[in-house]
Context: one part of a larger RNA
RNA sequence: CGCAGAGUCUUGAAGAGAGCUCACCUCAGUACGAGAGGACCAGGUGGGGGGAAUCCCUAGUGAGCCGGUUGUGGCGUCAGCUGCAAAGCCGGGUAGCUACAUUCCUGGAGGAUAACCGCUGAAAGCAUAUAAGCAGGAAGCCCACUCUAAGAUAAGGACUCGUUAUAGACUCCUGGAAGAACACCAGGUUGUUCGGCAGGCAGUGGAAGUGCCGUAAGGCAUUAAGCUUACCUGUUUCGAAUCCGU
Numbered sequence: 001c002g003c004a005g006a007g008u009c010u011u012g013a014a015g016a017g018a019g020c021u022c023a024c025c026u027c028a029g030u031a032c033g034a035g036a037g038g039a040c041c042a043g044g045u046g047g048g049g050g051g052a053a054u055c056c057c058u059a060g061u062g063a064g065c066c067g068g069u070u071g072u073g074g075c076g077u078c079a080g081c082u083g084c085a086a087a088g089c090c091g092g093g094u095a096g097c098u099a100c101a102u103u104c105c106u107g108g109a110g111g112a113u114a115a116c117c118g119c120u121g122a123a124a125g126c127a128u129a130u131a132a133g134c135a136g137g138a139a140g141c142c143c144a145c146u147c148u149a150a151g152a153u154a155a156g157g158a159c160u161c162g163u164u165a166u167a168g169a170c171u172c173c174u175g176g177a178a179g180a181a182c183a184c185c186a187g188g189u190u191g192u193u194c195g196g197c198a199g200g201c202a203g204u205g206g207a208a209g210u211g212c213c214g215u216a217a218g219g220c221a222u223u224a225a226g227c228u229u230a231c232c233u234g235u236u237u238c239g240a241a242u243c244c245g246u
Stems, first nucleotide, its partner, number of pairs: 001151001005161006014148004020048007032037001049106006058099004065092005070085006108143001110142002116136001118134002169246002172188005193240003196235005202228003209222005
């Protein structure tokens, strides 16, 4: 830009993806074979590889969480706090993300066929799977399975709203398990979209101050302390989504 307004839900022409493999058990030490050996068919079990989803478990990360600690500087000094040194270094770790983790999938008695194997059967009184006709037969083809999909310009369908200034959309704003930008999604006061606040989960690991003990470094008590990001629940419009505009 088109599909001659818009919103929601769809059909599926077409395209893409997937398609793997092993061992063992039963059948059965059967058929077969002198023996040695040793099946087809059919059914079952467990793996490898690949894929998808998820974060309950395990594990990693977790530079806005907690703690320890060295040097040096600052807050006048002590105490306490803090800057810099690769995040100074070190020990842990929520959410999220992830795999090394968990769960699931790896499919059909379908159709048409290839090589190949047949039935009936003439031309050609025989024979012949072929000339008429009919059947079987692959991890391959088509369908089936998953995904995209009406620019499928043949531009499809259903329902609803709307047409002389409306329906609807955008800009803008609050945000997001959406995201490079854009887009998408949830909201915008007729509101719980985000923040804040409260409680919890969870993490760290026992705050500061004070008291006691010790010459001191330090220890003990107050004290499962203090602090706490992304998580959960709640609270309500406390703060911000105002207004204007196309």
Molecule: large-subunit ribosomal RNA, domain VI
Organism: marine sediment metagenome